[in-house]
RNA sequence: CCCGACUCAGUGGGAGAACCGGACCAACCGGUGCCGAAGGAGCAACCGCCCCGGAAACUCUCAGGCCACAGGACCGCUGGGACACA
Numbered sequence: 001c002c003c004g005a006c007u008c009a010g011u012g013g014g015a016g017a018a019c020c021g022g023a024c025c026a027a028c029c030g031g032u033g034c035c036g037a038a039g040g041a042g043c044a045a046c047c048g049c050c051c052c053g054g055a056a057a058c059u060c061u062c063a064g065g066c067c068a069c070a071g072g073a074c075c076g077c078u079g080g081g082a083c084a085c086a
Stems, first nucleotide, its partner, number of pairs: 006081008018032005033066003039062001040060003046054003
C1' cells in the first nucleotide's frame, strides 16, 4: 500500500399471518384467533484462546406484526471507516 472479518450511510430486492362488533375507510376500543424475518429470550448442532466463552434462518412469542403506508432478517451494488493475520 492492497485485500479483508466487521461497521456506518445511500440504494435495489425482500416473506408470513384474521374475523366480528362499537359511528363510514383508517386510527382507537373490546372479543377471539393467527404470523415470525426488527428486537428479546430458550435449547443446541457447531466453533474457539476449551476455566469458560461465542453461537442459528431451530424453538418461544415478551415485544412487534396480520388492507395500504411504514417496518423488515437476509442478499446485491456504491461510498466512508476498518483490529489482527497473511